[in-house]
């Protein structure tokens, strides 16, 4: 210098004016006014996990559904984070892994292929042994040589497939084969190291036990349900229900029978009180597993201690607009109960550590 | 704000099951029939299975993330 890997941070700046939401102070009877301070994000997003909080349910425990899954740690908790182990990719820095169990059981593997699960022989190899044929030797029993591929043997090589019942090399054989041997793989046992996952060494075994569990399933761990439209408080008008009261003066109803009047009753209309609760208002609701700095423990995630700061809070829903200057001309995007994560979107810029290549010293 | 479901051809809240060749009806194109058209008959074309990853030999199907749409809760 070029190419790349990992991590952290910022994400227009300054000033003026006007406006919007909230807190405090002052003035005002009130309406309101004045002043001062604060006012979106790393993802506020998706609502995918985990918790706080609230209500409901519940003697205790279990099943089912669901989620998770190497080991050890962190945490309020997690499916998150850290460190390590194993496997894979890359020359490397590093990155990726739903990473328990396939000798509990059930199931699946299209097409191709001889054979697809404890299988199989299409081409092929052999034909030692037995059989058949020919030749030679021998009186003969028989022997020797050659051929056939009939019985049969084999699974090395070819071929199919994503996958073919250990791999490579040598010995061996008629040809072959863990049939035998060496190394590798695999399984079992033991020693050593490690908290552990696991690693490593030795011995034994000739190989038995192929793949898929993001198929059913088995094992282990976790889990009661619902979610701020949770939940709580205050509480008009109207209607209805309940209780109390007053004159029997009025209307209506009842005693009351066909009608009217009189008498009696006191149901309703009247007045007052009350439960629940609608509209509406308030709380929940912003100080919290909080941020920053220092220090100690720890490889780290994180934790302990000390100091310091207060930092959005609406309920038709607040962050905007105009102007001036500057630059690299500004991406994705707007809180609605809160917090820890994950995931997704993102113009551009800064910093730190590391790897590889080339050149020079 | 909270929750649930769906996406397959131009159209159809149409099919596709233990994961194994993506189809049907309508529409479209060609031919036949007719004087011509429609209807009818025969033949044919048309698909990134919403998008991107993963598991698997193999994915419309199983898993994860995203996009769009629909529905429910005062």
């Nucleotide at each position: 210098c070029g190419a790349g890997c990992g991590g952290g941070c910022c994400g227009g700046g300054c000033g003026a004016c006007c406006g919007c939401g909230g807190g405090g102070g002052c003035c005002g009877a009130g309406a309101g006014g004045c002043u001062u301070c604060c006012g979106a994000g790393g993802a506020a997003a998706g609502u995918c996990c985990g918790g706080g909080c609230u209500c409901c349910a519940c003697a205790g425990g279990g099943c089912a559904c669901g989620a998770c899954g190497g080991u050890g740690g962190g945490u309020a908790a997690c499916g998150c984070c850290c460190a390590c182990c194993g496997g894979g990719u890359g020359c490397g820095a590093a990155c990726c892994c739903a990473g328990g169990g396939a000798a509990a059981g059930c199931g699946c593997a299209a097409c191709a292929g001889a054979g697809a699960g404890c299988a199989g022989a299409c081409c092929g190899c052999c034909g030692a042994u037995g059989g058949c044929c020919c030749g030679c030797c021998g009186c003969a029993g028989g022997g020797c040589g050659g051929g056939c591929a009939c019985a049969g043997g084999c699974a090395a090589g070819g071929g199919u497939g994503a996958a073919a019942c250990g791999g490579u090399g040598g010995g061996g054989u008629a040809a072959g084969a863990g049939c035998c041997c060496a190394c590798c793989g695999c399984a079992g046992c033991g020693g050593c190291g490690g908290c552990g996952a696991c690693g490593u060494c030795g011995c034994u075994g000739g190989c038995a036990c192929g793949g898929c569990a993001a198929g059913c399933c088995c094992c282990g761990u976790c889990c009661g349900g619902a979610g701020a439209a949770a939940g709580g408080c205050c509480a008009a008008a109207u209607a209805g229900a309940g209780g109390a009261g007053a004159a029997g003066g009025u209307g209506u109803g009842g005693c009351c029978c066909g009608c009217a009047c009189c008498g009696c009753c006191a149901g309703c209309a009247c007045u007052c009180c009350c439960g629940g609760g609608u509209a509406g208002g308030c709380c929940g609701u912003u100080c919290g597993a909080g941020g920053c700095c220092g220090u100690c423990g720890g490889c780290a995630a994180c934790g302990g201690c000390g100091g310091u700061c207060c930092u959005g809070g609406a309920u038709c829903g607040a962050u905007g607009g105009u102007c001036g200057c500057c630059c690299a001309c500004g991406a994705c995007a707007g809180a609605a109960c809160c917090c820890g994560g994950c995931u997704u979107a993102c113009a551009g810029g800064c910093c730190c550590g590391c790897u590889c290549g080339c050149a020079c010293u | 704000g909270c929750c649930a479901g769906c996406a397959u051809a131009g159209c159809u809240u149409c099919a596709a099951u233990u994961g194994g060749c993506a189809g049907a009806g309508c529409a479209c194109c060609g031919c036949a029939u007719u004087c011509g058209u429609a209807a009818u008959g025969c033949g044919g074309g048309g698909g990134u299975u919403g998008u991107g990853g993963g598991u698997u030999c193999g994915a419309c199907u199983c898993c994860c993330a995203c996009u769009g749409c629909u529905g429910g809760c005062u």
Description
Two RNAs folded together computationally: RNase P RNA and transfer RNA, 435 nucleotides in total. The coordinates come from a structure-prediction model, not an experiment, and the mean pLDDT is 80.